[in-house]
RNA sequence: GGAGUUGGCCAGGCAGUCGCUAUAUCUUCGGAUGUGGAGGAAAGUCCGGGCUCCGCAGGGCAGAGUGCCAGAUAACGUCUGGGCGGCGUGAGCCGAUGGAAAGUGCAACAGAAAAUAUACCGCCGAUGGACUCCCCGAUUCGUUCGGGCGGUCACAGGUAAGGUUGAAAUGGUGCGGUAAGAGCGCACCGCGCGGGUGGCAACACUCCGUGGCAUGGUAAACCCCACUCGGAGCAAGACCAAAUAGGGGAGCAUUGGUGUGGCCCGCACUGCUCCCGGGUAGGUUGCUACAGGUGUCCGGUGACGGGCAUCGCAGAUGAAUGACUGUCCACGACAAAACCCGGCUUAUCGGCCGACUCCCACU
Repeated sequence: GGAGUUGGCCAGGCAGUCGCUAUAUCUUCGGAUGUGGAGGAAAGUCCGGGCUCCGCAGGGCAGAGUGCCAGAUAACGUCUGGGCGGCGUGAGCCGAUGGAAAGUGCAACAGAAAAUAUACCGCCGAUGGACUCCCCGAUUCGUUCGGGCGGUCACAGGUAAGGUUGAAAUGGUGCGGUAAGAGCGCACCGCGCGGGUGGCAACACUCCGUGGCAUGGUAAACCCCACUCGGAGCAAGACCAAAUAGGGGAGCAUUGGUGUGGCCCGCACUGCUCCCGGGUAGGUUGCUACAGGUGUCCGGUGACGGGCAUCGCAGAUGAAUGACUGUCCACGACAAAACCCGGCUUAUCGGCCGACUCCCACU
């Protein structure tokens, strides 16, 4: 100098004018002044928790979720560190990454064969069979029978080395061996099992022994194992509380009115005053101070935890946080709270800082 990896930060600046909203003070109650006023994702609402109510959720069944190990945390499907596998020269990145030797199921097309073993082409055909040249022996000498060295057939049969299919094919290479072959035997590599060593563990090992290899894939298929999970949600919930209508109680009034009835009693409804509670509209609250921010020190590889100091940083409810002007520049992206917090995911103009890797050149 070039190419990259990774962690974090900023999110147009300044000035003026006019507004909106919360709050404090003052007030002549009209208002005035001061101060504060969106985000890194406020988003998707995908996880986890706080908080609230219903309720008491102990066990079992069903269901849902998570899934290597250890830790962090209020908790998590998040984060940190490590293991294993894959990719990259490397920094580093990616992985639903428990169990396929409990059982059940599945695999289109192709292919011999998709899990039980099998055999399309091929190879062999030692052995057995058929035919046959030659030789030997026996003979009833026509011939036939027996035996042997070969040859042919590819019939029985052997084989799985090689070829062919597929996403995936029953350990690999070499030597021996064989009729041809084959873990059939051996060496090395790989693999399984047992032990040892290291590690909290996952797991690892140029360790020891043992087994010719003895169990293919798929569990975001059922399933098995381990762990977690009561439900609903701020429109949760709490408080205050009109008008109208209705409910309960007490008193008063006429023993009133109406209905039932032939009449009386009785029963039902009805008047006035006061009180009570529920509850609608509406209002208040929940509401923003916190698993809080910043700085520093300590512990830890780290996530994170602890101590001290310091700061106060939106809280609306038709719902504020805006508009205009000037000026500068690199010309400004994605997008805006609605109970709160921790994460994940997705969107995003441009720029800044730290750490690290590889290549080239020079000293």